The RNA shown here (Bacterial RNase P class A) has 391 nucleotides and comes from Amnibacterium sp. CER49. The sequence is in RNAcentral, with records from ENA. Rfam family: Bacterial RNase P class A. Its family is annotated with ribonuclease P activity, tRNA processing and dimeric ribonuclease P complex in the Gene Ontology. Its mean pLDDT, the model's own confidence on a scale to 100, is 78.
RNA sequence: ACGGGCCGGCAGACGGUCGCGUCGACCGUGCGGGGAGACCCGUGCGGUCGCCGAGGAACGUCCGGGCUCCGCAGAGCAGGGCGGUGGGUAACGCCCACCCGGGGUGACCCGAGAGCAAGUGCAACAGAGAGCAGACCGCCACGCGUGCCGCGAGGUGCGCGGGGUAAGGGUGAAACGGUGGUGUAAGAGACCACCAGGGGUCCGGGUGACCGGAUCCGCUGGGUAAACCUCGCCCGGAGCAAGGUCGAACAGGGACCGAUACGGUGGCUCGCCGAUGGUCCCGGGUGGACCGCUGGAGGGCUGCGGCGACGCAGCCCCGAGAUAGAUGGCCGUCACCGCCUCCCGGUUGCGGGAGGCGGGACAGAACCCGGCGUAUCGCCGACCCGCCCCC
Numbered sequence: 001a002c003g004g005g006c007c008g009g010c011a012g013a014c015g016g017u018c019g020c021g022u023c024g025a026c027c028g029u030g031c032g033g034g035g036a037g038a039c040c041c042g043u044g045c046g047g048u049c050g051c052c053g054a055g056g057a058a059c060g061u062c063c064g065g066g067c068u069c070c071g072c073a074g075a076g077c078a079g080g081g082c083g084g085u086g087g088g089u090a091a092c093g094c095c096c097a098c099c100c101g102g103g104g105u106g107a108c109c110c111g112a113g114a115g116c117a118a119g120u121g122c123a124a125c126a127g128a129g130a131g132c133a134g135a136c137c138g139c140c141a142c143g144c145g146u147g148c149c150g151c152g153a154g155g156u157g158c159g160c161g162g163g164g165u166a167a168g169g170g171u172g173a174a175a176c177g178g179u180g181g182u183g184u185a186a187g188a189g190a191c192c193a194c195c196a197g198g199g200g201u202c203c204g205g206g207u208g209a210c211c212g213g214a215u216c217c218g219c220u221g222g223g224u225a226a227a228c229c230u231c232g233c234c235c236g237g238a239g240c241a242a243g244g245u246c247g248a249a250c251a252g253g254g255a256c257c258g259a260u261a262c263g264g265u266g267g268c269u270c271g272c273c274g275a276u277g278g279u280c281c282c283g284g285g286u287g288g289a290c291c292g293c294u295g296g297a298g299g300g301c302u303g304c305g306g307c308g309a310c311g312c313a314g315c316c317c318c319g320a321g322a323u324a325g326a327u328g329g330c331c332g333u334c335a336c337c338g339c340c341u342c343c344c345g346g347u348u349g350c351g352g353g354a355g356g357c358g359g360g361a362c363a364g365a366a367c368c369c370g371g372c373g374u375a376u377c378g379c380c381g382a383c384c385c386g387c388c389c390c391c
Stems, first nucleotide, its partner, number of pairs: 002386004007381004012334007020053002023050012055362001059373002062371005067239004074270004079235005084098005099113001100111004114230002119228002121224002136169002138165003142161008177195006196220002198217008243291004252282006262274003298317008336359010
């Protein structure tokens, strides 16, 4: 210098001008109340000034919570979630570190990572046979028939029959361990040596998942659980349109069930609770103001502990709170990016400067927070790996 890996940050800036939203101060004014008065309180309107005013994802609504309500939230079934180990956290399906497996020269990346000798399934076609399988071509011996050779014993070919066999060949993505040998009529873990896998016991390291070693066993029963299932751990429900306060207005009527019934915040069972208790139909009124609503598992800096996620301590800060829903328009300068032209340096590549034209991604709070996922223009920085050149 080039090519990679992994992490963090920013989300244009400044000035002017006009215009928005909450809040605060001051002035004026309308109304109500208090006061003898000056004036004070509340509220509406107008004016002036001032602080603050969208995001890294505000999107998705996929998880987890805070908070609010429900006389069961108590137990169970069904259902749902997670799935290597150890940590972090308020918690999680998140994050960190490690283990094992796979990919990569490497930095690093990926993993729906417990269990298939508990059970039930599934795997096209080909193939004899795809899970306690299987005989197509083969190999072997026996019986019968027959041909040839041989003096004979016997050897050999073909056909049929039943038998033994799974070493050789074939099919297939995959065939019930591999190589070599013993043995056999021919073979076969039938047996043996070594190897691979599996299992038992022991030793060492580690919190652990696991890692390393020694020894024994002929045990060799494949794949798939992001198939049903089994095992272990976890899970009340509903949700800010939750819920509460105030104000205003109206008009109630009927039917049914009723203690073994009905109702009680997902379904079912048990338990518990409720009698002015519930369900259905017809009809009337209201749909206004305020709270919840922003001080938080908050942010920043420093120090300490930890490989890390993160934790502890001290100090500092208060960053929209709308309710048809606010933050925008214009002008100028600069920055960033793209293209073109010119100049300089330079072996190519490329770098720097000047000028002109153009460009602005994804996108918008609505109770708040921790994550994950998705979309996305451009810029800055740190560390690590590979490779080339120079010293």